About this RNA
The RNA shown here (transfer RNA) has 85 nucleotides and comes from an Actinomycetota bacterium. Lineage of the source: Bacteria > Bacillati > Actinomycetota. Its Rfam family is "tRNA". Its family is annotated with triplet codon-amino acid adaptor activity in the Gene Ontology. The family's RNA type in Rfam is transfer RNA. The coordinates come from a structure-prediction model, not an experiment, and the mean pLDDT is 82.
């Protein structure tokens, strides 16, 4: 330099193919049951950022297009991981 693959809440992972409420599932956390206490087991919440709240903003590596609507299609670029020269 050229091919192909990835990147998504605190961790790991889908959802892309077919554009349509992003985060299913687990895990961790945190509260609660049970216990004498604790384990385990079972509920219930768990993306960030501002707020007392209510509520309001913002999040799919970045940065632009298309579109009513974008993780998703286009175009560039950053970084990991193979290949090939």
């Nucleotide at each position: 330099g050229c091919c192909g693959g990835g990147a998504u809440g605190g961790c790991g992972a889908a959802a892309u193919c077919u554009g349509g409420u992003a985060a299913a599932c687990g895990c961790u956390a945190u509260g609660g049951u049970c216990u004498c206490a604790a384990a385990c087991a079972c509920c219930a919440u768990u993306g960030u950022c501002c707020g007392a709240a209510a509520g309001g903003a913002c999040u799919u590596g970045c940065g632009g297009g298309u579109u009513c609507g974008a993780u998703u299609c286009c175009c560039g670029c950053u970084c990991c991981c193979g290949g090939c020269a």